[in-house]
RNA sequence: GGCUCCGUAGUUUAACCGGCUAAAACACCGGCCUGUCACGUCGGAGAGCGCGGGUUCAAGUCCCGCCGGAGUCG
Numbered sequence: 001g002g003c004u005c006c007g008u009a010g011u012u013u014a015a016c017c018g019g020c021u022a023a024a025a026c027a028c029c030g031g032c033c034u035g036u037c038a039c040g041u042c043g044g045a046g047a048g049c050g051c052g053g054g055u056u057c058a059a060g061u062c063c064c065g066c067c068g069g070a071g072u073c074g
Stems, first nucleotide, its partner, number of pairs: 001073007010026004019057001028044005050066005
């Protein structure tokens, strides 16, 4: 340098053929429980989807460029 794949809450992942408000687990905060902690249980907050453009009535999802990562070929 070529090709392929990936980039979504603090972390790990989901979101089918574009469709109203992006979901879950763990972590975090609070209540209950307990002598206290942990466990358990109930509730809560937290991301607009790597960045910039394009297509569309509508984009996490499609297209282009860039950035970062992984694999592979030379």

Record summary
This is a predicted structure of a 74-nucleotide RNA (transfer RNA) from Hominimerdicola alba 7 = DSM 20455. It matches the Rfam family "tRNA". It is annotated as a transfer RNA. Its family is annotated with triplet codon-amino acid adaptor activity in the Gene Ontology. RNAcentral records the identical sequence in 2 taxa. A source record names the gene tRNA-Asp-GTC-2-1. Taxonomically the source falls in Hominimerdicola alba (Bacteria, Bacillota, Clostridia, Oscillospiraceae). The coordinates come from a structure-prediction model, not an experiment, and the mean pLDDT is 81.